[in-house]
This is a predicted structure of a 72-nucleotide RNA (transfer RNA) from Candidatus Roizmanbacteria bacterium RIFOXYC1_FULL_41_16. The coordinates come from a structure-prediction model, not an experiment, and the mean pLDDT is 83. The organism belongs to Candidatus Roizmaniibacteriota, within Bacteria. It matches the Rfam family "tRNA". By type it is a transfer RNA.
RNA sequence: GCCCAGGUGGCUCAGUGGUAGAGCAUCCCCUUGGUAAGGGGAAGGUCGAGGGUUCAAUUCCCUCCCUGGGCU
Numbered sequence: 001g002c003c004c005a006g007g008u009g010g011c012u013c014a015g016u017g018g019u020a021g022a023g024c025a026u027c028c029c030c031u032u033g034g035u036a037a038g039g040g041g042a043a044g045g046u047c048g049a050g051g052g053u054u055c056a057a058u059u060c061c062c063u064c065c066c067u068g069g070g071c072u
Base pairs, nucleotide, nucleotide: 001071002070003069004068005067006066007065010024011023012022013021018055026042027041028040029039030038048064049063050062051061052060
């Protein structure tokens, strides 16, 4: 330099045009003599950045950045 995959709450990942979700973690409550486990609830995300298409973009298109892998 070229090719491929990925970037979404603190972490691991869903979501492929129509109000962004799950598990774990955090906080509160129930339960217990007390913990753990279990049950209920809450908070937490400019969806890597900038443009374009569209009534509407996490999703489609372009450029760039970052991470991993492959080729030379």